The RNA shown here (SAM riboswitch aptamer (S box leader)) has 103 nucleotides and comes from a soil metagenome.
[in-house]
RNA sequence: CUCAUCCAGAGGGGCAGAGGGAUCGGCCCGAAGAAGCCCCGGCAACCGGCGUCAACUGACGAUCACGGUGCCAAUUCCGACCCGCGCAGGCGGGACAGAUGAG
Numbered sequence: 001c002u003c004a005u006c007c008a009g010a011g012g013g014g015c016a017g018a019g020g021g022a023u024c025g026g027c028c029c030g031a032a033g034a035a036g037c038c039c040c041g042g043c044a045a046c047c048g049g050c051g052u053c054a055a056c057u058g059a060c061g062a063u064c065a066c067g068g069u070g071c072c073a074a075u076u077c078c079g080a081c082c083c084g085c086g087c088a089g090g091c092g093g094g095a096c097a098g099a100u101g102a103g
Base pairs, nucleotide, nucleotide: 001103002102003101004100005099006098011040012039013038014037015036019029020028021027023080024079025078026077041072042071043070046068047067048064049063050061051060052059053058076097081094082093083092084091085090
């Protein structure tokens, strides 16, 4: 940089000791213990395995969590920019940004 996905799902313990939820605003979480590190557990089919169909390296799967990653408060917590609807609170859609995977 490109592509795909992001309203589902899944936490206990130890060390530690004040922050964390990317940014900004809001709103939350946190001394009944934040970040981080370690152990154990779990979730999940992105890669991968397996199976089927194909026939050119593809499509599908109700299959596998032993392998490579990822994840385990709140929809990516909500919004931010644009559009539509509404008197309004607000609702819906699309971008941007971000996260993860594969290349």